[in-house]
């Protein structure tokens, strides 16, 4: 420098162009003599950045940034 992939909650990951979710972690409650475990609930997101297409974009298109692999 080029090719390909990835970027979504604190972490690991989902999500046919049509209300952004799960597990773990955190907080509250239940259970228990206590803790752990177990059960219920809550909170937590400008979907990497800037644009485009569309009635509607996490998703499609372009550029950029970061990162991984490969090639030189």
């Nucleotide at each position: 420098u080029g090719a390909c992939g990835u970027a979504u909650a604190g972490c690991u990951c989902a999500a046919u162009g049509g209300c952004a979710g799960a597990g773990c972690a955190u907080c509250c409650g239940g259970c228990c003599g206590u803790u752990a475990a177990c059960c219920g609930g809550a909170a937590g997101g400008u979907u990497g950045c800037c644009g485009g297409u569309u009635c509607a974009a996490g998703u499609c298109c372009g550029g950029c940034u970061a990162u991984g692999u490969c090639a030189g």
Predicted 3D model of a 72-nucleotide RNA (transfer RNA) from Mediterraneibacter faecis. Its Rfam family is "tRNA". Rfam classes the family as a transfer RNA. The organism belongs to Mediterraneibacter, within Bacteria. The sequence is in RNAcentral, with records from ENA. Model confidence (mean pLDDT): 82 of 100.